Predicted 3D model of a 460-nucleotide part of an RNA (small-subunit ribosomal RNA, 3' major domain) from an uncultured bacterium. RNAcentral holds the full RNA, with entries from Greengenes. It matches the Rfam family "Bacterial small subunit ribosomal RNA".
[in-house]
Context: one part of a larger RNA
């Protein structure tokens, strides 16, 4: 010097408290252990591993087992043979593939493209080490810190500056000081919201103005007024203003830490394989199931369920695509095709929860919806294993959840639909909109993480 204390002082976070809503109790739905299995590929394990890699496992994907193949599915270069390769067709297989028949194209005839077949050199491996690596992440942590160069001071090791009195989201700033200066971090500089002004405007508006859509710019500085303060930095509280003291959100994560994760995304040394650990194809498998955790959906009801009637979004996707109108079906959907490479057409009257009116009357019910039968639709070569949806009928647990335990301080939370993205088809997940819109914070003793400064120490 650091770590570290059930040492000290101070300070700060939804860290506790003070609220709300939740998990934990039941069914389903992912994930994970664990057992099972011919396989249940593999990785990820306190926090920071478990709807995590996976932003779409039926075949494919996939990495598993059988069953072919051996210059190989894929890349370059050499020889030496042939004349195909593609495509039809026919037989044989799960199929891979192999087997019969038709068909190359330039040419200066030397060749040469292109494919086959032999051979060589080689590919190739999601085979192993993430404790050999790059590269990207996580995390502490948007914490305020972590250095540097001159000087000083110490035999050094190292201190100082960075401590100290103040402030402050902040190593912000003032002020003092054997320090004086500066990088990296901090803020600001980028973006999105919110309020005006100017000027443009199509497909937006109703003709025009507004509305809306752009772009440029104005405005927010503690600028001012009181008061505390060291007349310092700052702090209270007042005006004006759409907005006040960092206005609100986002990007943006210092030196480092965890030999943290990742050789399976990509690269990449080293070992390893080489008619197989490589490759094709077929089929199961990742989907099992006495359990046992985790993260979610939908409920247990009347502040509710059913039925009718009828309102208001934002954000966005569309050409191998969205798809109106009409028509058929109870419905999923199916016909049809009209517009649209889109502020025009579409999804999509673009909601829902809201609001009106009517039933239900406290029941395991007109709650709740698993299960489970039958009929049916849709995508696809193909829904047995193992898809998603639509109808009828079935009508399971469950009556607010032990110990604990998790999120949020405001347009927050909760509540409600709504679009993408993967995608042929799957969405209770994710990442995005948007509507409705709360409650509570006396305080910082105490739990948990941080910071400064200071103290012990047999630890480094």
């Nucleotide at each position: 010097u650091g770590a570290c204390g059930g040492g000290g002082a101070c300070c700060c976070g939804c860290a506790c408290a003070a609220g709300c809503a939740g998990c934990g109790g039941a069914g389903c739905g992912u994930g994970u252990g664990g057992u099972u299995u011919a396989a249940u590929u593999c990785g990820a394990c306190g926090c920071g591993a478990c709807g995590c890699g996976a932003a779409g496992a039926a075949c494919c994907u996939u990495a598993c087992a059988g069953g072919g193949c051996u210059u190989g599915a894929c890349a370059u270069g050499c020889c030496g043979c042939u004349g195909a390769c593609u495509c039809c067709u026919c037989c044989a297989g799960a199929g891979a593939u192999g087997g019969g028949g038709g068909u190359c194209c330039c040419u200066u005839c030397g060749g040469g493209g292109c494919a086959g077949u032999g051979g060589c050199a080689c590919a190739g491996g999601u085979g192993c080490u993430g404790c050999a690596u790059g590269g990207c992440u996580g995390u502490c942590g948007u914490c305020a810190g972590c250095u540097c160069g001159u000087g000083c001071c110490g035999u050094g090791a190292g201190g100082u500056g960075u401590u100290g009195g103040g402030u402050u989201a902040a190593g912000u700033c003032c002020c003092g000081c054997a320090a004086c200066g500066a990088g990296c971090g901090c803020a600001a500089c980028c973006c999105c919201c919110a309020u005006c002004g100017u000027c443009g405007g199509u497909u937006g508006u109703a003709u025009g103005u507004g509305u809306c859509c752009g772009a440029c710019g104005a405005g927010a500085c503690u600028g001012c007024c009181a008061c505390g303060a060291u007349c310092a930095a700052c702090g209270u509280g007042g005006a004006g203003g759409a907005a006040g003291g960092u206005g609100g959100g986002g990007a943006u994560g210092a030196c480092g830490u965890c030999a943290a994760g990742u050789c399976a995304g990509c690269a990449c040394g080293g070992c390893c394989c080489u008619u197989a650990c490589g490759u094709c194809c077929u089929g199961g498998g990742c989907g099992a199931c006495a359990c046992a955790c985790a993260c979610g959906c939908u409920a247990c009801a009347a502040u509710g369920g059913c039925c009718g009637c009828g309102a208001c979004a934002a954000a966005g996707g569309g050409g191998a695509g969205c798809a109106c109108a009409c028509c058929c079906g109870c419905g999923a959907g199916g016909g049809g095709u009209a517009g649209c490479c889109a502020a025009u057409c579409c999804c999509g009257g673009c909601a829902a929860a809201g609001g009106c009116g009517g039933u239900c009357u406290c029941a395991g019910u007109u709650c709740g919806g698993a299960u489970u039968g039958c009929a049916g639709g849709c995508u696809g070569c193909a829904a047995c294993c193992c898809g998603c949806c639509u109808g009828c009928a079935u009508g399971a647990a469950g009556u607010c959840g032990g110990a604990g335990u998790u999120g949020c301080u405001a347009g927050u939370a909760a509540c409600c639909g709504u679009g993408a993205g993967u995608c042929a088809g799957c969405a209770c997940a994710u990442c995005a909109c948007g509507g409705u819109g709360a409650a509570u914070a006396c305080g910082u003793u105490c739990c948990c993480g941080g910071g400064u400064c200071u103290u012990g120490u047999a630890c480094a």